Notes: c-di-GMP-I riboswitch aptamer from Planococcus rifietoensis, 87 nucleotides, folded computationally.

This record gives sequence, structure tokens and C1' cells, in this order.
RNA sequence: UGACGAAAAUAGCAAACUUAUACGAAAGUUAAGGACGCAAAGCCACGGGUCUAACUGUCUAAGACACAGGAUCGCCGGGUUACCGAA
Repeated sequence: UGACGAAAAUAGCAAACUUAUACGAAAGUUAAGGACGCAAAGCCACGGGUCUAACUGUCUAAGACACAGGAUCGCCGGGUUACCGAA
């Protein structure tokens, strides 16, 4: 330095759920609580997947259908940065 990841050490993150007069059309996000888990559960929507469907388009209309430029990195892959050091 690269890989690897311990009944090691030090720190860290925080699912479900609850609350909010918060943001958003929604998906979802944010804040506080919470503790299922996580060795990148740090960061980047780059590829795939998934969610939503405002806008737009189509249908005579109610309404329906399609659509991401919205969302998810705690779905997978990829990129990138990083703490510790037993085997």
C1' cells in the first nucleotide's frame, strides 16, 4: 500500500413505529424520540431494479392509461473517500 474483517478497542449510523403547525401533487424527505440492523447503513442517481405520476400526451367527459425531469445509495452493481488492526 492492497485485500481481509476479530466474542478486540475507540468512535459512528439508525429500520419498523410514534410525534410535527415542517417540506412535497405524491412517492418520499426533514426534525425529535426509538433501536431492527449496519465495517462503509459515509458520499455520488452513473447502470439495472423498485416507488410515485405533478407536468405533458392520448381517450368526448367523469375518469382512465402512458410518461421522470421526482424519490430510493438501508434493493443490487459501479465510482469515490475514510477509522481500527487479531488471524
The organism belongs to Planococcus, within Bacteria. It matches the Rfam family "c-di-GMP-I riboswitch aptamer". From the family's description: GEMM was predicted in a large-scale screen for bacterial structured RNA regulatory elements. The coordinates come from a structure-prediction model, not an experiment, and the mean pLDDT is 86.